[in-house]
Context: one part of a larger RNA
RNA sequence: GAACGAACGCUGGCGGCGUGCUUAACACAUGCAAGUCGAACGCGAAAGUAUCCUUCGGGGUGCGAGUAGAGUGGCGCACGGGUGAGUAACACGUAGACAACCUGCCUUCCAGUCUGGGACAACCCUUUGAAAGAGGGGCUAAUACCGGAUAACACACUUCAUCGCAUGGUGAGGUGUUGAAAGGCUUGCUGCUGGAAGAGGGGUCUGCGGGACAUUAGCUAGUUGGUGGGGUAACGGCCUACCAAGGCAUUGAUGUCUAGCGGGUCUGAGAGGAUGAUCCGCCACACUGGAACUGAGACACGGUCCAGACUCCUACGGGAGGCAGCAGUGGGGAAUUUUGCGCAAUGGGCGAAAGCCUGACGCAGCAACGCCGCGUGGGUGAAGAAGGCUUUUGGGUCGUAAAGCCCUUUUCUGAGGGAAGAGACUGACGGUACCUCAGGAAUAAGCACCGGCUAACUCCGUGCCAGCAGCCGCGGUAAUACGGAGGGUGCAAGCGUUGUUC
Repeated sequence: GAACGAACGCUGGCGGCGUGCUUAACACAUGCAAGUCGAACGCGAAAGUAUCCUUCGGGGUGCGAGUAGAGUGGCGCACGGGUGAGUAACACGUAGACAACCUGCCUUCCAGUCUGGGACAACCCUUUGAAAGAGGGGCUAAUACCGGAUAACACACUUCAUCGCAUGGUGAGGUGUUGAAAGGCUUGCUGCUGGAAGAGGGGUCUGCGGGACAUUAGCUAGUUGGUGGGGUAACGGCCUACCAAGGCAUUGAUGUCUAGCGGGUCUGAGAGGAUGAUCCGCCACACUGGAACUGAGACACGGUCCAGACUCCUACGGGAGGCAGCAGUGGGGAAUUUUGCGCAAUGGGCGAAAGCCUGACGCAGCAACGCCGCGUGGGUGAAGAAGGCUUUUGGGUCGUAAAGCCCUUUUCUGAGGGAAGAGACUGACGGUACCUCAGGAAUAAGCACCGGCUAACUCCGUGCCAGCAGCCGCGGUAAUACGGAGGGUGCAAGCGUUGUUC
């Protein structure tokens, strides 16, 4: 000098665009953050109202309404959002490999969608519990569940051809076993099943690369390899039995400490150094530890089970919970915002659609936290007014500065008009941006410094005191260095200080 997710002190007019718990991955009240589909399916209210009956208690019927609602079923909930605890690792980056793999929804193509069955919720009855809930009996539908049929380009074995870097791949043929389906509606759409391919997504493996410490020198028993078996979508000690005795390491194994990684960011002429907020990609985690289930996909933030700590409810028997989602609270801290509006846009889930949901997102609010822009007026005005400071008492200086006079209206205030963003409907923002008119200099300047480095000097007070200080150093009676004042210098809605990096 530059930079910052900054903080602190003094000060503070406006706008645009960004940014905002770096600390306790500390604990959390409350609300919201993932639902949707009646064009898969069965059931099905109430209030109210109209009317009829009535023993005046009430009851029936219609509308409300096949609505609300819960349930079965499908898809979604593995995305989106948060955080960086762990991780020095194929986690990440980069370049490759899979002849060792998977892939719901979407697109293209081929073939099919035949025939049966029995249940379980909801509902009704009932038992039990304080509750959360749990149990028993009975009825019932389906695109829920289970049989049978049929099928190959699926699978297994095999023949031939062809190709390859080994295991082998591809194509054509043969044999055999297994083995599918679901309907719905608005009747031409949409589903369903098997197969082939595509797109996008994922899994696995490998070369190379990027921390500290040797005051860590030896480490290793599923350890290293083989065979058989198991397991996985898939290779593999991934697991297991047996066999062999290997494997790694000064080119740093092992151990300990630290740390999410990258694109990037800051600095620097560059090389490099430092860093990893916001935005994008990847990874990991979801109170702590462990486990699996469902599923195309999870070992699953707002799912399940077990254990633990903590908090809450309890009739003491037993239950409930997980903000590192958005707001918000306590706590910690030098320090970091509203319990806002809207689904109008973009995107996502479901749905044929209408639409519903969406604290993603779009906006608004708060904060000079940052960057950028604008303003706090312009011209004229010398009796160089008053006043302050200073003085060698002549004067000098603040100073055209003020006042006065003449203007302007960016801002501001008031009034009127009023968008784009949306291609049909639809605008939270918002009566916002912007435009026009009126008013009136009106609403708007501070902070640090002035011994040298380093731009800027005098007076008073103080008297090695009080104090200053980044370094050198100032202060003990004339202090340009302390404190005040006048003046000046530098920046300016900021200016300084502190911290950190180059």